Molecule: Bacterial RNase P class A
Organism: Ginsengibacter sp.
RNA sequence: ACUGCAAGCCAGGUUAUCGCUCUUGUUAACGCAGGGGAGGAAAGUCCGGACAGUAUAGAGCAAUACACCGGUUAAUAGCCGGUCCCGGUUUUUACCGGGAAGAUAGUGCCACAGAAAAUAACCGUCCCCACUGUAAUGUGGAGAUAAGGGUGAAAAUGUGAGGUAAAAGCUCACAAUUGUUGCGAGUAAUUGCAACGAUGGGUAAACCUUGUGUACUGCAAUGCCACGUAUAUCAGCGUUUGAAGGCUGCUCGUCUGAUGCUGAAGGGUAGGCAGCUAGAUUGUUGCAGUAAUGCAACAGCCAGAUAAAUGAUAACCAUCCGUUGUCAAACGGAGACAGAAUCCGGCUUAUAAGUUUGUAGUAAAU
Numbered sequence: 001a002c003u004g005c006a007a008g009c010c011a012g013g014u015u016a017u018c019g020c021u022c023u024u025g026u027u028a029a030c031g032c033a034g035g036g037g038a039g040g041a042a043a044g045u046c047c048g049g050a051c052a053g054u055a056u057a058g059a060g061c062a063a064u065a066c067a068c069c070g071g072u073u074a075a076u077a078g079c080c081g082g083u084c085c086c087g088g089u090u091u092u093u094a095c096c097g098g099g100a101a102g103a104u105a106g107u108g109c110c111a112c113a114g115a116a117a118a119u120a121a122c123c124g125u126c127c128c129c130a131c132u133g134u135a136a137u138g139u140g141g142a143g144a145u146a147a148g149g150g151u152g153a154a155a156a157u158g159u160g161a162g163g164u165a166a167a168a169g170c171u172c173a174c175a176a177u178u179g180u181u182g183c184g185a186g187u188a189a190u191u192g193c194a195a196c197g198a199u200g201g202g203u204a205a206a207c208c209u210u211g212u213g214u215a216c217u218g219c220a221a222u223g224c225c226a227c228g229u230a231u232a233u234c235a236g237c238g239u240u241u242g243a244a245g246g247c248u249g250c251u252c253g254u255c256u257g258a259u260g261c262u263g264a265a266g267g268g269u270a271g272g273c274a275g276c277u278a279g280a281u282u283g284u285u286g287c288a289g290u291a292a293u294g295c296a297a298c299a300g301c302c303a304g305a306u307a308a309a310u311g312a313u314a315a316c317c318a319u320c321c322g323u324u325g326u327c328a329a330a331c332g333g334a335g336a337c338a339g340a341a342u343c344c345g346g347c348u349u350a351u352a353a354g355u356u357u358g359u360a361g362u363a364a365a366u
Base pairs, nucleotide, nucleotide: 001362002361003360004359005358006357007356008355009354012317013316014315015314016313017312018311020037021036022035023034024033025032026031039337043348044347046346047345048344049343050342051218052217053216054215058252059251060250061249063214064213065212066211067210068082069081070080071079072078083100084099085098086097087096088095089094101209102208106207107206108203109202110201122149123148124145125144126143128141129140130139131138157175158174159173160172161171162170176199177198178197179196180195181194182193183192184191185190222274223273224272225271233264234263235262236261237260238259244256245255246254281300282299283298284297285296286295287294288293319334320333321332322331323330324329
């Protein structure tokens, strides 16, 4: 220097013409004039809220989410700061990535290999008995043993000494892991020192246990107006001996209480208004805080459609790349992912050109 990868930033502007949508003014009306008109993710719908409805009657079980500590917030599984453990890196008291209740409540599972994956005896080591035999050795039987071998991701804490028939935390010393208690540091997680005890395989995004939290349905919520209708027909079943419905799955409780469910063949509607966008709002500045974040002041108003508008073309400028160059510039080229539908806060995923940082490779020079 080029190329790849990873993580960020950014997501061009002005004018003209034609067109779409909302809105204001004007007009009897057609129309005319002015103003507003997608995003950093509007996406996935994975979390958390606002708002609305369900009975101002709930309780238990079940189900489900979360799980070191502190802070932050409307709230969270988010964010910020910290503690401890594991892995990686020649910035090693650092940086990056991953993790965190319980495996000593109980149950299950642990591929392949291996005797055995948790009630460890395959080989090996050792004692005893029988047989052969002088003995050693050998063969058979009954036991002891986790030292040694081999397998594996993982084999009963490691090293040394004592001990023993051979062995073994069986005992001792040191070390490792872990628990309890005391004293000290810290809001706490945790940590330093001392004493005493334990040695238990792993797995909870296996069931489960413990603790904490959670009512359900989602703007097609919900309220209202208008229009239309079949309060009809047939079949089966249930029902004041309480059907059926009302807060989710089940049970209990409670309230309303006379019609309800399934099927057949049909009759209508499929319009409008509100909810709807001024809000945990946006920008700037200051202050508090390590930070997330909060507070204050000033300024601003920034889509609201309903099968769904937000577009197209042209010119110029900006950014970057290439070529030429008289170093003034000229010519040519490049730009993604994607598109609101009740609204917010997060998370995750997609993303060109350009640019920043890190990293790997290649080439050249020293």